Description: The prediction has a mean pLDDT of 82. Predicted 3D model of a 63-nucleotide RNA (transfer RNA) from Ictidomys tridecemlineatus. The RNAcentral record of the sequence draws on Rfam. Lineage of the source: Eukaryota > Dipnotetrapodomorpha > Rodentia > Marmotini > Ictidomys. It matches the Rfam family "tRNA". Rfam describes the family as follows. Transfer RNA (tRNA) molecules are approximately 80 nucleotides in length.
[in-house]
This record gives sequence, C1' cells and structure tokens, in this order.
RNA sequence: UUGUAGCUCAGCAGUAGAGCACUUGCCUAGCAUGCAAGAGGUGCUGGGUUCAAUCCUCAGCAA
Repeated sequence: UUGUAGCUCAGCAGUAGAGCACUUGCCUAGCAUGCAAGAGGUGCUGGGUUCAAUCCUCAGCAA
C1' cells in the first nucleotide's frame, strides 16, 4: 500500500455496480457471433464513532 460477485476492477457515509465468465430465451440445419432477460457478494475478521459505515477509526490476519 492492497483486501468488494467465479476472474479483473469501480464506488468511498445514506441498505453495492461494470466488463468478462455463468444460466435461460430469441436467432441458426447446427455452432459461433449478436440481441433480451436473469442468477450470483456475511463487502478479509472482530471492535469503536455515527441516526446510518464498503467508505472514518483501532486491533488482528493475508499478500
């Protein structure tokens, strides 16, 4: 310094998104491509502050 969806990464106080991947449908003789829809996150762990924490803060763990 970093730790957020299977992977790569955004967001940085007001109950979390994108790309790729995955599932279903359409398309095709079939596959791929394309289009539409959908599923998927105890946000490393445990405290503190706050009406409210992924976001601030402390300790720990991992790299």